About this RNA: A computed fold for a 509-nucleotide part of an RNA from a metagenome, annotated as small-subunit ribosomal RNA, 5' domain.
Context: one part of a larger RNA
RNA sequence: GAGUGAACGCUCGCGACGUGCCUCACACAUGCAAGUCGAGCGAGAAAGCAUCUUCGGAUGUGAGUAAAGCGGCGGACGGGUGAGUAACACGUGGGUAACCUACCCCUCGGCGGGGGACAACGUCUCGAAAGGGGCGCUAAUACCGCAUACUAUCCUUUUUAUUCGUUUAGAGAGGAUCAAAGACUUCGGUCACCGAGGGAGGGGCCCGCGGCCAAUUAGCCAGUUGGUAGGGUAAUGGCCUACCAAGGCUACGAUUGGUAGCCGGUUUGAGAGAACGACCGGCCACACCGGCACUGAGACACGGGCCGGACUCCUACGGGAGGCAGCAGUGCGGAAUCUUGGACAAUGGGCGAAAGCCUGAUCCAGCGACGUCGCGUGGGUGAUGAAGGCCUAAGGGUCGUAAAGCCCUUUUAGGGGGGAAGAAGGGAAACUUGACGGUACCCCCAGAAAAAGCACAGGCUAACUCCGUGCCAGCAGCCGCGGUAAUACGGAGUGUGCUAGCGUUACUC
Numbered sequence: 001g002a003g004u005g006a007a008c009g010c011u012c013g014c015g016a017c018g019u020g021c022c023u024c025a026c027a028c029a030u031g032c033a034a035g036u037c038g039a040g041c042g043a044g045a046a047a048g049c050a051u052c053u054u055c056g057g058a059u060g061u062g063a064g065u066a067a068a069g070c071g072g073c074g075g076a077c078g079g080g081u082g083a084g085u086a087a088c089a090c091g092u093g094g095g096u097a098a099c100c101u102a103c104c105c106c107u108c109g110g111c112g113g114g115g116g117a118c119a120a121c122g123u124c125u126c127g128a129a130a131g132g133g134g135c136g137c138u139a140a141u142a143c144c145g146c147a148u149a150c151u152a153u154c155c156u157u158u159u160u161a162u163u164c165g166u167u168u169a170g171a172g173a174g175g176a177u178c179a180a181a182g183a184c185u186u187c188g189g190u191c192a193c194c195g196a197g198g199g200a201g202g203g204g205c206c207c208g209c210g211g212c213c214a215a216u217u218a219g220c221c222a223g224u225u226g227g228u229a230g231g232g233u234a235a236u237g238g239c240c241u242a243c244c245a246a247g248g249c250u251a252c253g254a255u256u257g258g259u260a261g262c263c264g265g266u267u268u269g270a271g272a273g274a275a276c277g278a279c280c281g282g283c284c285a286c287a288c289c290g291g292c293a294c295u296g297a298g299a300c301a302c303g304g305g306c307c308g309g310a311c312u313c314c315u316a317c318g319g320g321a322g323g324c325a326g327c328a329g330u331g332c333g334g335a336a337u338c339u340u341g342g343a344c345a346a347u348g349g350g351c352g353a354a355a356g357c358c359u360g361a362u363c364c365a366g367c368g369a370c371g372u373c374g375c376g377u378g379g380g381u382g383a384u385g386a387a388g389g390c391c392u393a394a395g396g397g398u399c400g401u402a403a404a405g406c407c408c409u410u411u412u413a414g415g416g417g418g419g420a421a422g423a424a425g426g427g428a429a430a431c432u433u434g435a436c437g438g439u440a441c442c443c444c445c446a447g448a449a450a451a452a453g454c455a456c457a458g459g460c461u462a463a464c465u466c467c468g469u470g471c472c473a474g475c476a477g478c479c480g481c482g483g484u485a486a487u488a489c490g491g492a493g494u495g496u497g498c499u500a501g502c503g504u505u506a507c508u509c
Base pairs, nucleotide, nucleotide: 001509002508003507004506006505007504008503009502010501013375014374015373016372017371018370019368020367021333026331027330028329030328031327032326035073036072037071040070041069048061049060050059051058052057080286081285082284090210091209092208093207094206095205096204099203100202101201104199105198106197107196108195109194110193112146114144115143121136122135123134124133125132126131152177153176154175155174156173157172158171159170160169161168182191183190184189212258213257214256219249220248221247224246225245226244227243228242229241230240231239261283262282263281264280265276266275267274268273288309289308290307291306292305311322312321313320314319339365341364342363343362347361348359349358350357351356378408379407380406381405388399389398390397391396412450414445415444416443417442418441422436425432426431453498454497455496456495457494458479459478460477464493465492466491467490468489474481475480
């Protein structure tokens, strides 16, 4: 000098765009953050209103609505955090002849005929509650046989390539095994469903190379290293098991310890390099702590489950409930970091045929000079150089064209009027959809009116005098100032530098 997710002191007019718990991966009140589909299925209220009434009620409507249940898809995305991790975690380049892939796209073929349940519901019952249990009824795109079926899977076999190899791929023959679901319809069809092949996008696994510190860590390892067989997985593998062998790593740093999420990048620097990894984007890991599996195309699953633990809460003491490192917000910690806001209008996501519903993703608004950028706090003229302050060698000098006065302008803020784009879409049509927002922007009105500070002035370093103090009080980044004339302390005048900021501290180059 440049920089910062900054903090602290003094000060502060406006706007735009960014950005804001770096500390306690500490504990959390409250609300919201993942639902949706009636065009898969069965069942199905109530209030209210109307009519009737024997005053008990009934019927219609509300309404096939609400709220549930079965079923499907989604909850593995999106959002948060950086604890752990020195590792194929990440980056980069490859391999997979060792693999998977729901929804989407393309191609081929198919969708025949049956059966039995379980919720909801009814009834009985246990419990303080959370929540159950028995019996009975019922539907389906839920579940289960049967049929049919391949280029799928398995077995046998022929053949062509390929390979170290019956290892893999293709073509052919025979055999075995395995499918399906309907809904709506204007009856044209549309959307679903099943099998097979391909694609796209996404992922799993493996390998080469690369990126921290310590040798005051020198030896380390028993599923350890390899083999055979089996299990397991979508798949290779000591991943797991049995048996066999005795191996494997290491001064080119094993092991141990410390530190740390990695990268695109960011900061600085002429570069080489050094330091860092906030925001944004990619990957990884985690979800109170530890372990485990279930479901599923996908999880060992933040707002799913089970077990153990700590903590908090409820309890009728028998037993239960919970997990903000989602958005806001609270307490604590800290030098320090925001609103318990609006909207789904746009973009994107889930479900749905659609209308639409949900969406603290997102888009906006709020708060903070936290940062960057832009604008303003007025312009011209004005000497008898006014008053006043300070200095004075008492003449004067200086603040100073500065002020006043006169002539103008009106950004921003204030008041009034007008007023968007962002809208694509939706609906048969008429027509309708903007949170931001009466915002931006435009015009008009009044009036210089409402808007300047901070640090420094001994040298480094730009800017000097007076008074006070008297090695005191104090200053200080370094050198050093202060003990009676201190340009170095404190105040004042003046000056210098930057300016809605200016200084200080911390950290990086």
Its Rfam family is "Bacterial small subunit ribosomal RNA". The RNAcentral record of the full RNA draws on SILVA. The coordinates come from a structure-prediction model, not an experiment, and the mean pLDDT is 90.